[in-house]
This is a predicted structure of a 418-nucleotide RNA (Bacterial RNase P class A) from Persicimonas caeni. It is recorded under the gene name rnpB. Its mean pLDDT, the model's own confidence on a scale to 100, is 76. Lineage of the source: Bacteria > delta/epsilon subdivisions > Deltaproteobacteria > Bradymonadaceae > Persicimonas.
RNA sequence: CGGCCCUCCAAGAUGGUCGCCGGCGUACGUGGGCCGCUCACGCGGUGGACGUGCGUCGGAGGAAAGUCCGGACAUCGCAGGGCUGGGUGGUCGGUAACGCCGACCGGGGGUAACCCUAGGGCCAGUGCAACAGAAAACAGACCGCCGGGCGAGCCUUCGGGCCUGCCCGGUAAGGGUGAAAAGGUGAGGUAAGAGCUCACCGGGGCGGUGGUGACAUCGCCUGUCUUUGCAAACCCCACCCGAUGCAAGGCGAACGGGAGUCGAGGGUCUUCGGACCCUCCAGGGCGGCCCGCCCUGCCGACUCCAGGUAGCCGCUCGAGCUGCAGAGCAAUCUGUGGCCUAGAUGAAUGACCAUCGCCGCUUCUGGGCGCAAGCCCGGAGGAGGGGACAAAAUCCGGCUUACUAGGAGGACCGAGCG
Numbered sequence: 001c002g003g004c005c006c007u008c009c010a011a012g013a014u015g016g017u018c019g020c021c022g023g024c025g026u027a028c029g030u031g032g033g034c035c036g037c038u039c040a041c042g043c044g045g046u047g048g049a050c051g052u053g054c055g056u057c058g059g060a061g062g063a064a065a066g067u068c069c070g071g072a073c074a075u076c077g078c079a080g081g082g083c084u085g086g087g088u089g090g091u092c093g094g095u096a097a098c099g100c101c102g103a104c105c106g107g108g109g110g111u112a113a114c115c116c117u118a119g120g121g122c123c124a125g126u127g128c129a130a131c132a133g134a135a136a137a138c139a140g141a142c143c144g145c146c147g148g149g150c151g152a153g154c155c156u157u158c159g160g161g162c163c164u165g166c167c168c169g170g171u172a173a174g175g176g177u178g179a180a181a182a183g184g185u186g187a188g189g190u191a192a193g194a195g196c197u198c199a200c201c202g203g204g205g206c207g208g209u210g211g212u213g214a215c216a217u218c219g220c221c222u223g224u225c226u227u228u229g230c231a232a233a234c235c236c237c238a239c240c241c242g243a244u245g246c247a248a249g250g251c252g253a254a255c256g257g258g259a260g261u262c263g264a265g266g267g268u269c270u271u272c273g274g275a276c277c278c279u280c281c282a283g284g285g286c287g288g289c290c291c292g293c294c295c296u297g298c299c300g301a302c303u304c305c306a307g308g309u310a311g312c313c314g315c316u317c318g319a320g321c322u323g324c325a326g327a328g329c330a331a332u333c334u335g336u337g338g339c340c341u342a343g344a345u346g347a348a349u350g351a352c353c354a355u356c357g358c359c360g361c362u363u364c365u366g367g368g369c370g371c372a373a374g375c376c377c378g379g380a381g382g383a384g385g386g387g388a389c390a391a392a393a394u395c396c397g398g399c400u401u402a403c404u405a406g407g408a409g410g411a412c413c414g415a416g417c418g
Stems, first nucleotide, its partner, number of pairs: 001414003005410005010404001012356007020059011033046005061389001065400002068398005073245004085241005090104005105119001106117004120236002125234002127230003142175002144171008153162003183201006202225001203222008249313003257305006263280007281297006320339008358386002361382009
């Protein structure tokens, strides 16, 4: 210098102008509640609601995303157990829990740093193995190799030899097919071959040692050591799982719905719903006024009930964030101190401008290293450009996916030059 691997940080800052959402304070306004005073009209006080103005404070993310997994919380259901269904699957630990995380074991990839891994069980049973190939699981003979029989041809020293066709049989060493061909390599053995025999490797069984464990390692035995692959195929085994999600759920105006009461007092009757009579009160009509007569007091008001709209609550202080110390390889846990950090609902957190900062380009220039090619560290100026993915919606722990001008640290490998 190049390549590659791992981890972390940031996701611009300040100011100005105009805006948005929320909390608190304050002033004014609006309508209603309660209390006191009053014959009444009204007056005063009080705390709260809404609106407006002013002041002040706060206002998205590393993924807020996908809504995939796990929980908190809420409502409903539930004695206990089973069937069905869904999920998980090396071991040990972490956690509220998980399909997440950490460490380790086994397997795989890479020269390495490092990365990937649903990794229980296919002689419990069932099923599948396309194409190619002779044969795909109680194996299989296409070519090849070997033996035997029959026949043709050629040569012959007449003993036989060579070559070839057909038939029968042996053979899983070699070729070829395939994702996969019934352990591998070598030697012996054989007509040729074959765990047929032997050595080593691999496999299986038993035992010892180490480890909490997955497992590792050592020793002995075993060739009756044929039995492949697929279980994110059915299935078997072990373990886990009640359903629905803040549109959960609770409270609840106005209007509408259902039921009831009807100005006050008295009397009578009653089928107990009410009806009738008398007196008084309020309003209205006739009327100039009084008396009188007539009408109304049910196009309304009040009380209760049910559902539940707007609205309010749930709602943001929580498995919270963070400094230090301790335990642990780590995930994480414990102790202690500090901090408060959005709560919108057709859904706020924005727009513009200026300056600075970051990156690359370009011009000039300083220093260092080196024989050199060149490389490294800066400084000043210039022009225009770049700045992504995406935005809370009950909250939290994860996973996955998307993505940028960029920056920092560490590990590994390699060429050239000296």